Background: The RNA shown here (transfer RNA) has 64 nucleotides and comes from a bovine gut metagenome. Its Rfam family is "tRNA". By type it is a transfer RNA. About the family: Transfer RNA (tRNA) molecules are approximately 80 nucleotides in length.
RNA sequence: GGCUUAGUUCAACGGUAGAACAUCGGUCUCCAAAACCGCCGAUGAGGGUUCGAUUCCUUCAGCC
Repeated sequence: GGCUUAGUUCAACGGUAGAACAUCGGUCUCCAAAACCGCCGAUGAGGGUUCGAUUCCUUCAGCC
């Protein structure tokens, strides 16, 4: 100096945090796989600024 967001990999002009994959459920199948449909699930911790913070400032922790 950079990074820390879902189980994983990644997005997100200060204004409802999304996607893919995975898990789970369903359709299909004699069974399973594949395919298709759907659900669940997250901002490292504290403080500050602001009507409003993943976003700006700051301290700490971890990683490079």